[in-house]
Parts: sequence; structure tokens; C1' cells
RNA sequence: GGAGUCGGCUGAGCAGUCGCUAUCGUGAAUACUCGAAUUUUCCGUGAUGGGCGUUCGGGGUCGCGGUAGAGGAAAGUCCGGGCUCCACAGGGCAGAGUGCCAGGUAACGCCUGGGGGGCGUGAGCCCACGGAAAGUGCCACAGAAAAUAUACCGCCUAAGCAGCUCGCUGCCGGUAAGGGUGAAAUGGUGCGGUAAGAGCGCACCGCGCGGCUGGUAACAGCCGUGGCAGGGCAAACCCCACUCGGAGCAAGACCAAAUAGGAAUCCCAUGGUGCGGCCCGUACCGGAUUCGGGUAGGUUGCUUGAGGUGUGUGGUGACACACGCCCCAGAUGAAUGACUGUUCUCGACAGAACCCGGCUUACAGGUCGACUCCCCUU
RNA sequence: GGGUGGUUAGCUCAGCUGGUAGAGCAUCGCCCUUACAAGGCGAGGGUCACAGGUUCAAUCCCUGUACCACCCACCA
Repeated sequence: GGAGUCGGCUGAGCAGUCGCUAUCGUGAAUACUCGAAUUUUCCGUGAUGGGCGUUCGGGGUCGCGGUAGAGGAAAGUCCGGGCUCCACAGGGCAGAGUGCCAGGUAACGCCUGGGGGGCGUGAGCCCACGGAAAGUGCCACAGAAAAUAUACCGCCUAAGCAGCUCGCUGCCGGUAAGGGUGAAAUGGUGCGGUAAGAGCGCACCGCGCGGCUGGUAACAGCCGUGGCAGGGCAAACCCCACUCGGAGCAAGACCAAAUAGGAAUCCCAUGGUGCGGCCCGUACCGGAUUCGGGUAGGUUGCUUGAGGUGUGUGGUGACACACGCCCCAGAUGAAUGACUGUUCUCGACAGAACCCGGCUUACAGGUCGACUCCCCUU
Repeated sequence: GGGUGGUUAGCUCAGCUGGUAGAGCAUCGCCCUUACAAGGCGAGGGUCACAGGUUCAAUCCCUGUACCACCCACCA
């Protein structure tokens, strides 16, 4: 200098004017509303009392000033949890999900570390990675044969039988080395062996089984042993291990307003509903669906949380613990913007809606750090 | 905001224990008719929404993306 890998941060800047939402302070008007106190007067009771005043405080309205105001994915809603209601959630079957090992965590299908396999010269990257010897099923076409094995071409004629021209032909057979089919053909290579062959024998590799050593474990290494034992598919059913109750903030709670407190169908105590596919169990006693009717207003849930950040400690790490500091959107036709000037490299994907932890997907660029390979110079 | 389902020929839909995709209508050609319609015969037309994975093989199984459709409040 070139090429590349991994991880983090950022996501146009500045100034002015006018707005929007929330909040804090302050002022005004009180026709609104709530609460407290109380003189006289009015009404009423057996008694407490009620109404109109008045004063004070809070809310709401308006004005002024200050402060804050979308994201790394707010997204897809694919997982996991909190929260709420149903019985704080029961038993069984069914169903769904996950799948090497260990750890982290509130939990996970996430993350970290490790093992095994694959790719890359390398930094690194990728893997739904339990079981096919529990059982069932599938493997089209082609092919002899697609799983109880079997033989189209080929190779062989040692043994047995037959024929004759007497070393050839045929039969009975042997074989799976070679060819061929297919995605896949019953361990691979070599030597020996044989009529030709074949784990038939041997060596090495692979594989199964057993033991020892190391490791928490997955697993690895070594030694012995077995000639090798039935190929693939489990993102086919299934088996094994583990996990899972259902619904979702339009959950749920409260206030206000309004109506025809209606009609039809079905079930109705061996029942119905909570309860969701079924059964049991339990609580309650009417309930489900459709049509019709009314209101479509407000308060709450609502943002302080498995929160952020700095330092220290423990751990390889994910992470945990201790102390200090900080408060960082809460809208509800739904705010977070518009305009002007100016600078530059001319600006991507994109907008919170109960809240978190992840994953996945989209993304113009800028920037920082660690590392690898190649070339050149010293 | 939350939940559920779907995408196959121009249109409406089949196809699901994975083996090379069909039906009806429509289009085109021929026959029939003086001609048109109806009818009869035949033909063409498909990136099975898109991308990746599992498998020998995917419309079908799994994952992601895009698009479309439907449902939901409260009162009695």
C1' cells in the first nucleotide's frame, strides 16, 4: 500500500420566528365543580339538618415564564416474561413446542463458554447436532434387486453328470471383482489366496463392543476385541427426555348518559356456566348463539423499571454483587412539527400506544477498536 | 393496538399422509348457420406470491419477507 474478518458508536449541524403535548412556577377572572369552616337571616324535625350568602383550599379555564419531548430498529408480532381477569391455576388424556454438553437469566426457541461436523491459506464463519437395532410407513422413473434381499451383461468350469471329432460343448452349478441402472446397491485401499471370486486370510483406515485415562459433562486419547451386524427419510407418523392452563390494556376497575330490561332458536339437573378439545374434580345456578335497541363520554390501568450510568469486586465469558449519582415521551383523531437564513460530505430505513428481555427483517453514509492474508521498503 | 385466515391459468376454485397440477367460465381455431347466439370437436395459456432450508425430489414440510381479507368496545 492492497484485500478481508469481527465488534462497538453515530444516524446532518447551528441560529431565529411561530405552533403541539406533558410538567413546574406565577398571575387573572370567577359564570363551572369538589371539600372545609361559619355570623345574621330563610325552611324544617322529637333530634341530627337543608337552602341562599360569605371566607379559605383544591380541580378545571385563560395568560406569562422555565424545563422535557420517538428508534436502533419504535417494525414483523416470531419466541419468552411481568401485569390484569378467569379459581393465583387443580388431576388425567389429547395437543403444542424444544432437542450435543455445561452455565447465565424472571424466562426463552435467547446469550456465553465448551464438544463434534463442514467451509476458508488465515483472522473467522455456518450447523433443527437425541433415537432408523421399539413399531408403522415411504423410497416415483430406471434397474436383476430399494431391504425377509437378489443376479441383466459378464467372470469361472476345480468337483458332479451327459455328449463326442478327446479337449471342447451342454447341464448341474459357483461368484459379486468388473460393466450397466439410480439420489442411494450391503465397509474402503493394498497384498495374499482362488477354477473365478469373496473379510476367505492379513496390514492400514473406517465401524461396533468392552476396559482404562483425562474431563462436571458432551467428548477425546490409548489398549484390547469382533471380520463387519438390518441403506436413506423422524422440517413422515412415532419413541425418549424436558417445558407449556386460557385469554389479552379493545385485559381489568370506577363514574356518567341513554333504551323496547325486547324477540327467535337451542340446552336445562344424568344439566348449564366459569372451562379453552374431552373426562374428572371444584364453585355458582340459569346459560349460549343470532337478531333488534341504546351509548359511543370521562377517570384509572399509564409509566420508577428484571431502569440507566460511574467506580470497585468475583467470573475465561454471558452475568452477578456492593456503593454513589440520575429521572429520561405518556398522546387518545392521537403531540414530538412548520417556515426562514446559513454550513457541509446534501442526509438511509423509518414514527412510541401497558411495559420489559430476545430473535428476525429494513437501513445512505460516517467513525473507532481488535485481528488476518498478500506485496513493497528498512 | 390485539387476534385469525388466505395468496394455484385472465376470473372463481380443486389438488395435503411429497413423485413433476387440474375443473368450470373466459380466449383462439374448426364444424354447424344466409349470418349471429347456443351447441359439438380441438388447442393454447402456470416462476403454484417471493426468498432460503430439509429431502434424491417441495404447490404440499420448516423459516423469513411482501400483499390481501375478516373479527374485537361498553350498557341491559
Predicted 3D model of RNase P RNA and transfer RNA as a complex of 454 nucleotides.
It holds a member of the Rfam family "Bacterial RNase P class A". About the family: Ribonuclease P (RNase P) is a ubiquitous endoribonuclease, found in archaea, bacteria and eukarya as well as chloroplasts and mitochondria. By type it is a ribozyme. Its family is annotated with tRNA processing, dimeric ribonuclease P complex and ribonuclease P activity in the Gene Ontology.